RNAcentral holds the sequence, with entries from Rfam.
SAM riboswitch aptamer (S box leader) from Peptostreptococcus sp. D1, 110 nucleotides, folded computationally.
Taxonomically the source falls in Peptostreptococcus (Bacteria, Bacillota, Clostridia, Peptostreptococcaceae).
The coordinates come from a structure-prediction model, not an experiment, and the mean pLDDT is 83.
RNA sequence: GCCUUAUCAAGAGUGGCUGAGGGACAGGCCCUGUGACGCCCAGCAACCGCAAUCUGACGGUGCUAAAUCCUACAAGACGAUGCCAAGGUAUUUGUUUUGAAAGAUGAGGU
Numbered sequence: 001g002c003c004u005u006a007u008c009a010a011g012a013g014u015g016g017c018u019g020a021g022g023g024a025c026a027g028g029c030c031c032u033g034u035g036a037c038g039c040c041c042a043g044c045a046a047c048c049g050c051a052a053u054c055u056g057a058c059g060g061u062g063c064u065a066a067a068u069c070c071u072a073c074a075a076g077a078c079g080a081u082g083c084c085a086a087g088g089u090a091u092u093u094g095u096u097u098u099g100a101a102a103g104a105u106g107a108g109g110u
Stems, first nucleotide, its partner, number of pairs: 001110008013041001015040003021031003026071003042064003047060003050056002068102001073099006079092005
């Protein structure tokens, strides 16, 4: 790197160092010298190991703005608009739900 599988609306900093970017990609919308990213410390959580026996946090990860920040593709519902032989039907710039894709993390495999 690829494959399989589980999870992704909860939770967690008024700390120290540093000093300009960051939120994966595109569009949007945000965060940021009242200090981003990163590192350290602290914390959260409980995937794996371990212990226990249904919960501990010792080890390996992970995580600590916003739902994976939102949308992106498909389908449904509602709305709107057009047409109508009045039964419906078509479209979608709106709202919403579900699923997929993509991504992240763990565990296993190659």